[in-house]
Context: one part of a larger RNA
RNA sequence: UGACGGGGGCCCGCACAAGCGGUGGAGCAUGUGGUUUAAUUCGACGCAACGCGAAGAACCUUACCUGGGCUUGACAUGUUAGUAGUAAGGAGCCGAAAGGCCGAUGAUUUGUAGCAAUACGAAAGCUAACACAGGUGCUGCAUGGCUGUCGUCAGCUCGUGCCGUGAGGUGUUGGGUUAAGUCCCGCAACGAGCGCAACCCCUAUCAUCUGUUGCCCGCGAGGGAUCUCUGAUGAAACUGCCGGCGAUGAGCUGGAGGAAGGUGGGGAUGACGUCAAGUCAUCAUGGCCCUUAUGUCCAGGGCAACACACGUGCUACAAUGGCUUCUACAGAGGGAAGCGAGACUGCGAAGUGGAGCCAAACCCUAAAAGAAGUCGUAGUUGGGAUCGGAGUCUGCAACUCGACUCCGUGAACCUGGAAUCGCUAGUAAUCGUGGAUCAGCACGCCACGGUGAAUACGUUCCCGGGCCUUGUACA
Numbered sequence: 001u002g003a004c005g006g007g008g009g010c011c012c013g014c015a016c017a018a019g020c021g022g023u024g025g026a027g028c029a030u031g032u033g034g035u036u037u038a039a040u041u042c043g044a045c046g047c048a049a050c051g052c053g054a055a056g057a058a059c060c061u062u063a064c065c066u067g068g069g070c071u072u073g074a075c076a077u078g079u080u081a082g083u084a085g086u087a088a089g090g091a092g093c094c095g096a097a098a099g100g101c102c103g104a105u106g107a108u109u110u111g112u113a114g115c116a117a118u119a120c121g122a123a124a125g126c127u128a129a130c131a132c133a134g135g136u137g138c139u140g141c142a143u144g145g146c147u148g149u150c151g152u153c154a155g156c157u158c159g160u161g162c163c164g165u166g167a168g169g170u171g172u173u174g175g176g177u178u179a180a181g182u183c184c185c186g187c188a189a190c191g192a193g194c195g196c197a198a199c200c201c202c203u204a205u206c207a208u209c210u211g212u213u214g215c216c217c218g219c220g221a222g223g224g225a226u227c228u229c230u231g232a233u234g235a236a237a238c239u240g241c242c243g244g245c246g247a248u249g250a251g252c253u254g255g256a257g258g259a260a261g262g263u264g265g266g267g268a269u270g271a272c273g274u275c276a277a278g279u280c281a282u283c284a285u286g287g288c289c290c291u292u293a294u295g296u297c298c299a300g301g302g303c304a305a306c307a308c309a310c311g312u313g314c315u316a317c318a319a320u321g322g323c324u325u326c327u328a329c330a331g332a333g334g335g336a337a338g339c340g341a342g343a344c345u346g347c348g349a350a351g352u353g354g355a356g357c358c359a360a361a362c363c364c365u366a367a368a369a370g371a372a373g374u375c376g377u378a379g380u381u382g383g384g385a386u387c388g389g390a391g392u393c394u395g396c397a398a399c400u401c402g403a404c405u406c407c408g409u410g411a412a413c414c415u416g417g418a419a420u421c422g423c424u425a426g427u428a429a430u431c432g433u434g435g436a437u438c439a440g441c442a443c444g445c446c447a448c449g450g451u452g453a454a455u456a457c458g459u460u461c462c463c464g465g466g467c468c469u470u471g472u473a474c475a
Base pairs, nucleotide, nucleotide: 001475002474003472004471005470007469008468009467010466011465012464013463015459016458019423020422021421022420023419026315027314028313029312030311031310032309033308034306035305042053043052064301065300066299067298068297069296070295073132077131078130079129080128081127082126083125088105092101093100094099108123109122110121111120112119113118134290135289137288138287139286143284144283145279146278147277148275150273155194156193157192158191159190160189161170162169163168174185175184176183200267201266202265203264205235206234207233208232209231211229215224216223217222238261241255242254243253244252245251317416321375322374323373324372325371326370333364334363335362338357339356343352344351345350382413387408388407389406390405391404392403393402429451430450431449432448433447434446435445
């Protein structure tokens, strides 16, 4: 000087408390461990691994296994030699394909000579040989880059000066204050930098402009520019004004006005550093290793196994509910090898068909809520796992191993031990919608709106953190 303390003081955070809803029990989905396997490819392991890389494993992907092939190679550059019945293309044979064999047809560009036929070269292609290619092989403890985390915590430093033999200190400590090393005052310090804040984006109010495909009027033709809205510009909030507290300060507190009030709400933004944190399998890269194989092509299988254990979710256990019928209201997105309306067929998944739309135009397109009826506390008209049968769709192909529909079947489950998680407001809870990936496949992820709470006395305690101080046989 740090680090640590079941030392002290001050302070903060959904950290506790106060509340609401969960997880832990059940079934299923998914990830992981373990086990199994020819293989169940690899990585990630407290927080910060485990619906993570993977924004989508039937083939492909694919890295794994089994089997069958290839060896200058699936891909790049170069050198040498050869090559016109060459390259290419298609018939046939072996084969699961890859690959191998065979061999009708059969080229292109260009130079020189030549009237031309043609001859000799060159290019491309091919063949052979050699340099080399190739490696998702190892090392993230050799690395770059990128990322997580403490933590959006308020800290981390420097120049000069001063103090100290020196390590170093001071500044950055102190009194107040703040979300903040934020600001004020004081002070052997005076200044400065990286962080904080602000500048950026979205959102809440208004004004101006804009006016179609949107808006308003109209049956329509058409007309209009108020409103909603589109999307550009601007205004507005600064403790600016008033009272009180405070040191006349920084500021705190109450009020007025205001759409909004003290950072209005949300986002982007992550200091010096820590964890030899993660990644050699995004990519790049040193070293090492393989080179008829650890490279490469193909078929099939596996990544989907299942005595079990854990994480994350979904669906429930019902009456604030289930079922039937009727009836409203979004936002944000996507759409041409696409979205697909009305109509018809089918109980349905869906099919036929194809209007419109390159989209403020057409399409995808709501549910919970509301109204009426029914069920009457029952393993039930709760629940919808499992299994049997029949189908639809995508796709060469749904056996291993897709999603969905219909009929039948109708499991556990009657609110969950110890323990544990999230959340402070348009939040939790609950309801549906869209998108990426994608032929198909979503209970995951990312986004969007609808309905819409309870509680916070307080900081003693648990966890994490900041500042000062104290002890230390630790560095």
Molecule: small-subunit ribosomal RNA, 3' major domain
Organism: bacterium enrichment culture clone EBa8